[in-house]
RNA sequence: AGAGUUUGAUCCUGGCUCAGGAUGAACGCUAGCGGCAGGCCUAACACAUGCAAGUCGAGGGGCAGCAUUUCUAGCUUGCUAGAAGAUGGCGACCGGCGCACGGGUGCGUAACGCGUAUACAAUCUACCUAUUACUGAGGUAUAGCCCGAAGAAAUUUGGAUUAAGACCUCAUAGUAUUAUAGAAUCGCAUGAUUUUAUAAUUAAAGGUUACGGUAAUAGAUGAGUAUGCGUCCUAUUAGCUAGAUGGUAAGGUAAAGGCUUACCAUGGCUACGAUAGGUAGGGGUCCUGAGAGGGAGAUCCCCCACACUGGUACUGAGACACGGACCAGACUCCUACGGGAGGCAGCAGUGAGGAAUAUUGGACAAUGGAGGCAACUCUGAUCCAGCCAUGCCGCGUGUAGGAAGAAUGCCCUAUGGGUUGUAAACUACUUUUAUACAGGAAGAAACACUGGUAUGUAUACCAGCUUGACGGUACUGUAAGAAUAAGGACCGGCUAACUCCGUGCCAGCAGCCGCGGUAAUACGGAGGGUCCGAGCGUUAUCCGGAAUUAUUGGGUUUAAAGGGUCCGUAGGCGGGUAGCUAAGUCAGUGGUGAAAGUUUGCAGCUCAACUGUAAAAUUGCCAUUGAAACUGGUUGUCUUGAAUUAAUGUGAAGUGGUUAGAAUAAGUAGUGUAGCGGUGAAAUGCAUAGAUAUUACAUAGAAUACCAAUUGCGAAGGCAGAUCACUAACAAUAUAUUGACGCUGAUGGACGAAAGCGUGGGGAGCGAACAGGAUUAGAUACCCUGGUAGUCCACGCCGUAAACGAUGGAUACUAGCUGUCCGGAACCUUGAGUUCUGGGCGGCCAAGCGAAAGUGAUAAGUAUCCCACCUGGGGAGUACGUUCGCAAGAAUGAAACUCAAAGGAAUUGACGGGGGCCCGCACAAGCGGUGGAGCAUGUGGUUUAAUUCGAUGAUACGCGAGGAACCUUACCAGGGCUUAAAUGAUAAUUGACCGUCGCCGAAAGGUGUCUUUCUUUUAGACAAGUAUCAAGGUGCUGCAUGGCCGUCGUCAGCUCGUGCCGUGAGGUGUUGGGUUAAGUCCCGCAACGAGCGCAACCCCUAUCUCUAGUUGCCAGCACAUAAUGGUGGGGACUCUAGAGACACUGCCUACGUAAGUAGUGAGGAAGGUGGGGACGACGUCAGGUCAUCAUGGCCCUUACGUCCUGGGCUUCACACGUGCUACAAUGGAUGGUACAAUGAGCAGCCACUCAGCGAUGAGGAGCGAAUCUCAAAAAACCAUUCUCAGUUCGGAUCGGAGUCUGCAACUCGACUCCGUGAAGCUGGAAUCGCUAGUAAUCGCAUAUCAGCCAUGAUGCGGUGAAUACGUUCCCGGGCCUUGUACACACCGCCCGUCAAGCCAUGGAAGCUGGGGGUACCUGAAGUCGGUCACCGCAAGGAGCCGCCUAGGGUAAAACUGGUAACUAGGGCUAAGUCGUAACAAGGUAGCCGUACCGGAAGGUGCGGCUG
Repeated sequence: AGAGUUUGAUCCUGGCUCAGGAUGAACGCUAGCGGCAGGCCUAACACAUGCAAGUCGAGGGGCAGCAUUUCUAGCUUGCUAGAAGAUGGCGACCGGCGCACGGGUGCGUAACGCGUAUACAAUCUACCUAUUACUGAGGUAUAGCCCGAAGAAAUUUGGAUUAAGACCUCAUAGUAUUAUAGAAUCGCAUGAUUUUAUAAUUAAAGGUUACGGUAAUAGAUGAGUAUGCGUCCUAUUAGCUAGAUGGUAAGGUAAAGGCUUACCAUGGCUACGAUAGGUAGGGGUCCUGAGAGGGAGAUCCCCCACACUGGUACUGAGACACGGACCAGACUCCUACGGGAGGCAGCAGUGAGGAAUAUUGGACAAUGGAGGCAACUCUGAUCCAGCCAUGCCGCGUGUAGGAAGAAUGCCCUAUGGGUUGUAAACUACUUUUAUACAGGAAGAAACACUGGUAUGUAUACCAGCUUGACGGUACUGUAAGAAUAAGGACCGGCUAACUCCGUGCCAGCAGCCGCGGUAAUACGGAGGGUCCGAGCGUUAUCCGGAAUUAUUGGGUUUAAAGGGUCCGUAGGCGGGUAGCUAAGUCAGUGGUGAAAGUUUGCAGCUCAACUGUAAAAUUGCCAUUGAAACUGGUUGUCUUGAAUUAAUGUGAAGUGGUUAGAAUAAGUAGUGUAGCGGUGAAAUGCAUAGAUAUUACAUAGAAUACCAAUUGCGAAGGCAGAUCACUAACAAUAUAUUGACGCUGAUGGACGAAAGCGUGGGGAGCGAACAGGAUUAGAUACCCUGGUAGUCCACGCCGUAAACGAUGGAUACUAGCUGUCCGGAACCUUGAGUUCUGGGCGGCCAAGCGAAAGUGAUAAGUAUCCCACCUGGGGAGUACGUUCGCAAGAAUGAAACUCAAAGGAAUUGACGGGGGCCCGCACAAGCGGUGGAGCAUGUGGUUUAAUUCGAUGAUACGCGAGGAACCUUACCAGGGCUUAAAUGAUAAUUGACCGUCGCCGAAAGGUGUCUUUCUUUUAGACAAGUAUCAAGGUGCUGCAUGGCCGUCGUCAGCUCGUGCCGUGAGGUGUUGGGUUAAGUCCCGCAACGAGCGCAACCCCUAUCUCUAGUUGCCAGCACAUAAUGGUGGGGACUCUAGAGACACUGCCUACGUAAGUAGUGAGGAAGGUGGGGACGACGUCAGGUCAUCAUGGCCCUUACGUCCUGGGCUUCACACGUGCUACAAUGGAUGGUACAAUGAGCAGCCACUCAGCGAUGAGGAGCGAAUCUCAAAAAACCAUUCUCAGUUCGGAUCGGAGUCUGCAACUCGACUCCGUGAAGCUGGAAUCGCUAGUAAUCGCAUAUCAGCCAUGAUGCGGUGAAUACGUUCCCGGGCCUUGUACACACCGCCCGUCAAGCCAUGGAAGCUGGGGGUACCUGAAGUCGGUCACCGCAAGGAGCCGCCUAGGGUAAAACUGGUAACUAGGGCUAAGUCGUAACAAGGUAGCCGUACCGGAAGGUGCGGCUG
C1' cells in the first nucleotide's frame, strides 16, 4: 500500500466482500514447563452454611465461665464438693471511641451527575498538630444484680436496690455568640478586617499521675454550596411553565437561595432546539487510525448513585446509614395459629439463567485500618496459595555427521524415473526441561524488652534480642539417559501451497466471485506441500482499509443529487481611504491539567512480559503582560458597487374596453337530382319528407392564415388580428444627486401550463366517457360515424408537469472567427455604405475541464460568497403520524424484508415490420413439373419376439445402402462354446495331419471307422508342441476427440506488421468518389505495406498449325468380291495423342483525369471471365459421423464375446418426401429406312448356326480388346391404320403356364407367354426446377452384382426451344449509415393480472400488558406546629389534634407494546394460465402531469418534453 465482483470487451459511478489490529470472550481439535496478569458481560434473580466490626477492666457496678491462691467439708498422700473478687483475667450490662472507613454493584440518573476552571465577603470539620487559658462545688437517676409475672418463642413487664469519665444544677470566663453605639483600614458590589464601650448567654470529669477533659484561635484533612464552559439519539416531540419568574417579609439550614410560607407583580425558557420520548453511571483511560476522527468505559485510580422495593426520621463531627431503627409492600422461614424472624450488588459457596467466568483454602509474617498507655485483640481490607492455555512473555520437545539417495507409501510418459528425503537407520556429542537425591534464601524493619548516648523522669537516636502464611518455595549442586514433550488450519482466484482415487447438480462446500449434471487442483479420502506453532481455527463485536458523510478529504447536464419561479425576515458574507479600540488573532509569563497509563533514558528480576526511577508529553482551562498587520467594533471621508434624475428608444410584457375579415355550423329562401360521406377495403351514418353541390340573406361561438424568423418580450408559468386607456419593465447615451444604501436567503409570502373541483353564464368546432360500424383468434385499442363532461367567460379553489438548458443565484478574470435583434458615435466615395462601441439571441472552435458524450466568455474553465439537494438497487415517494385541500390529492416521509448488483458514457457485433447503394432463376417474363391417380422407393406412425442402428427446417426422408432370399446382419427365438474363435504373424522341428465312409442332429456340433501316404522335385495345405508379440465387443459418450464431410457460399470477404488517433475497449488502413463478377482496378485520404481469399497458373471442350500413322482413315492409283478399307498401298481428309498458336479491350469511334464503359464496329473459329470442371479464406451451426477407420474415459468377460438354424430388417388403418408410368391424335399400333457418344468384358462379353411365339436352351468362331463382342441406338423420317371413346389411351391388379440365377426363390427374386384390364379425361390451397446446346424430350453405357426388386445413382450422346420490361414487392447475401433496455445476440429481452408455496410488513372489530400524568377518596411511620386535666421538682415526656406524605382505591382520557377472525399491498421461488405494454419507427414514437375507462399489461382526452 491494496485486491475480488456489474460487461462480449472498455472507462466511470456505485454498493457488497476480503487481506490488518483488538477482546473480561465462547466453541471445535490439540496440549510439555515456567513467570506476570485476568476471571458472572446474562437474573440489581433467589439464597442453605461459615466468616467479613469491633475494642477499651488504665471509665464503672461487678463476677456467669476459666486459671491461681487461701479457707472449709467428705476424706486414701490427692481427688471431689463448697466458700472467699484476694489475684490473673473477664461473659452479659452501664459508659467512651469506632461502626459514615475499608469491601461490593451499576438499578436509577441526560443532571452542576461528571470533567475542567473559578468563587464562598454565604459554610461546617471528630480524631491530629501548634498556641493561650481553665479543670471549683453539688445533686438525681438508671442498666446490671436480686425477687416476681406473661409468652411456644422472639421478647415484654412489675417491684426493690446500686455505680461511673452516664445525666442534671450552681460558680468562674476571655480574643466565643447576639444586640446597640462609634473609629481606622481595605474591597468590583452586597460588604469585610481591626478596634473601643455597654448589656445579655454558655464550660469542664475524673484518674492507680501514664493519661484525659473544657473554652478559644490558627493549621491540616475531609465535607457542603454556587457559577462559566463541555457532556448521546429523535422535530413523524413545537411550544413549555403556577412556586412557575421576580420582589417584600418571616421561617428554616452549618450555610446563600422559592429551600418553605404569606402578600404583591406577570414574568421565565424556546428553532443557537425548550418541552416530551428513547438510551445511558461520568472521567483518567482502553482499542483502532498516518492523523483528524470512530468505537468502548472489564481489571487499576478519582467522583457519583444504590444496598429486597418504597417512604421516614433518630443518633452522631459526619448518615437520612450494605452486615442500625420505624412504617408500608412483595417474597422466604419458624410457630403451640395467638404471634415472630430475615435481607451475600462483602469473601467463599448453592440453585436458577446462560455460549460462558474459579476454592464453602492459609495467614495476620508484611502493608494498611479500628480500639487500647501498652501487651494485644479484631480485620474474607490485604498478603499468599488452589482452579482455568483466558491473555501477554519466555523456554523446550535435541545437536553435528550420515546417499545404498535403503524399505514402505504416493505419482508417472511405468524394463525405468520422480517424491517423501539427510528425513530415517547408523555414528558421535549435549542435558535446558522432566525424574531422583542433597543443600537452601531475600522478603524483617520495627513495636515491646534489656543496655547505652543527648538535655531534664518525657522525647529522639544507637546496639542487642524477638517475629515468615507463602515454604523446604525460588535458587544451587550431583546422578543417569535422547532419555519425559506437536499439533491445528489451509492448498480455484483474492492468498503462500497440487496430484491421485471416490462421488456424479447427489452427497456436500462457500467470506465474495462461485464449485458439483462421469476425466472436480473448489465435495470426501490419501500422498505431497504451505502458514502458524503449545497452540491453531471458527463464531461474535469494534476500528481500519471506506476519500463509502469527504474539517483535513466528495459531489449534483446525462451515473443518486439544483428547490417550478421570484420577493424577502433571521442568519452568513461584503468596495476604497484615515484615526481610535483590542472582542477574535499572535507572542511572553504564572497557575492548574491527581497518581497510574503513553513515549524516551537508566535500572531490578538469568532475558522478556512485569516492575522501579527520572524526564517528556498531557495539543486543555484560567489569570496576567504586550503587539496591532488581518477580521470585528466605532468615528470621519471617497466614488468605482447599488440607486435616483433627464431626454431618446424598444417589444406577441400585463389589465380592461372597442372593433375587423376569412373559415365553420345551423336557419330561411332559390336552383337542382340521386346519391353523399368515409376507408387499406368497407360498413354504421345522412338522403326522393329532396341530401351532397350551388346562390342570396341573416344568426352564433371560438380562434386570429399571410407577415413569421436560428426573431422579440417576460422572474418563471407564458404571451400573436387591429385600436384606445391605464400599469410595469428593459436598453444604450449624458449631466447631476445619494454615498456601500450591496449579494445570498432557512422559516415565511406572492405568482405558478394542462387536467381537475365549486357557483353562475356560454356552447360553433373539437372531444375523455359512452354508443354503433369495422379490423382481429379476441380488440374493453389503433381506423370510421356520432357524442356527454370539458375546452370559452366571471369569481373562488387546487399547487402539480420531461414546471428542462434535465445545468440555483451573484461578482471578477481567462485566445479567436461569424450571423442576427435593439441602440449610439465617427467618416466620407450619401450606400441595401465603411469603421468603432454597448446590451440581448445564436453557430463554430484554442486552452482548460470532463468517465466520455461534450462544454468552451450565455462555461460544465479559474476563484470567492450564500442557499438547496445526494450517499447501492428494490421495498417506496409506499405505510403510520402530522399539516393543507370541498374532493381529487399535495407536502413531509420511514422500517422489516430482499438482491450483488442497479446505473452512466462510449466500443465491437447481432438484430430492426429503420434508411441508402448493389447482387443472385430472388421476384417478374416464360417453359416444364410436384400437390389429384396407380405403382416404385425412403421416412414418420402403427404393429411385432424382432420389425437392428444412424440421418430430422434450409443443411434428414431413391440419405449411410454403388445391390437385405441364406450370407451380409449389427435385431429376435432356439440350440451350442468358454485362458475362449485359441487363433493370427514369424522361425525351425515333427507327422494317425488332411482326407474317405457311417450314425445322432435343423445346423453348428457330437461320436465312430478306414488309410499311412500323394505328387517330377523344390514345396504346399493341415495338425501338434516350442520361442516372441497381440484377447474380443456394430456396447455408451460425435457434448472428451482425430480424420472426413454438409451448410452459410464460389458469397467477397477475413486479417497482420509498423505508424497515427483514443485514458481504454477499439479505430484508422478495409471508409469516401467512380468502376467491376470480384477488397477487380483507378483517384483521393494518417496512413504505408503485407498475408489468406478473388483472378490467373491445372484439366476438358471450341479453331488452326506441326509431328506421328496402328488395331483408326480411304481422296487419288491398283487388286478382289454379289457387296463391304476386304487387300496392295497412301498420310491428303476424318480420327487418334503429343507439341504449339490464338483473345490481350490489342485496333477504331464516342464518353471519361484514370480505371473503365458503350457500339447489330472491324477482323476473327471464338470478344470482353468464350463454355464447363477441379479448386471452398477467417470462421458459424457444441451441424453430422465412436456403425468406415483411429482414439481418451466408462462398461461386459461361462457374456453386451463367439458359432449355427429359422425368422426379421419386405408388417399396414394411415401421413409426408423423392420418382416412374399415364390420362392420349405434336398420339397409339404395324411395317420399312437412317444417324451417336461414353463405357464394359475371361468363373467374362459372346458373333454365327439350330430349337422355342418368347424368356432362353443346344452347339460354336473371335476377343484380355481403337482389331472381337455387348450393340438394336431411340426419338426422327416414310407408308398404312385407329377418329375422341375410359377408347386399338392407360397399364395396375389377379389367374394360368414357363425360363434363368442360386444349397435354397414360401415368407421374399427378376424375366417370358396367354388371359384379366383397376384408378386415371391434366390435378385445390400451396409449391419446385431452369437463362442456351440450357429447359424439355429421346435412348445408350457403367459401378455394385450368383441373381435382382434399378423407375435409383453416376456418366454419354441425339433432337432442341421460349422469355428477361425491370428491381416496387417475397427470399437469401454484401457494403455504408442509424436506433437498441439484445451479447445464449429477435427462436433475444421483457411487463402486468390470475393460480401455487414461503417470508416480513400495514390496516382491523376485539382481547391483553406497560410506564407516566391529572382529578377525587383514604392514609402508616415520621419530622414540624398546636394543645395538655396524666407523669416528672424541673428540663421534658406520654396522650390528643392539625399539615404534609409512601402506599392503596376509584374515574376519565392520552401515549406505547403484544396478540387477533378478516383484509391490503410487497418480496422471493428451473420449467403454471392470459395476453404482448416497453426495448428497432417494437409494428399506434416513447415518456411526464392530470382526468376518465378497461381481466391484465394498458387505452383515450388535454397540455408539456426529446431522453
Predicted 3D model of a 1507-nucleotide RNA (small-subunit ribosomal RNA) from a marine metagenome.
Rfam family: Bacterial small subunit ribosomal RNA.
The RNAcentral record of the sequence draws on SILVA.